Predicted 3D model of a 73-nucleotide RNA (transfer RNA) from Hydrogenobaculum sp. Y04AAS1. It matches the Rfam family "tRNA". By type it is a transfer RNA. The RNAcentral record of the sequence draws on ENA, GtRNAdb and Rfam. The coordinates come from a structure-prediction model, not an experiment, and the mean pLDDT is 82.
RNA sequence: GCUAGCGUAGCUCAGUCGGCAGAGCACGUGAUUUGUAAUCACGAGGUCGUGGGUUCGACCCCCACCGCUAGCU
Numbered sequence: 001g002c003u004a005g006c007g008u009a010g011c012u013c014a015g016u017c018g019g020c021a022g023a024g025c026a027c028g029u030g031a032u033u034u035g036u037a038a039u040c041a042c043g044a045g046g047u048c049g050u051g052g053g054u055u056c057g058a059c060c061c062c063c064a065c066c067g068c069u070a071g072c073u
Base pairs, nucleotide, nucleotide: 001072002071003070004069005068006067007066010025011024012023013022019056027043028042029041030040031039049065050064051063052062053061
């Protein structure tokens, strides 16, 4: 330098025939317990890597860029 894959909550990841952004763990509050843990209920937490484009509407489609991984040279 070229090619491919990946980038979504604090972490691990779903969600891609375009139509309200989710789960588990972690975190906070409450219940339970003599107390802690466990368990249960509720809650908070996101510019969906960045910037453009298409569209009534984009995590999803198109383009460029950035980062990581792998392969080739």

Description: A source record names the gene tRNA-Thr-TGT-1-1. RNAcentral records the identical sequence in 6 taxa.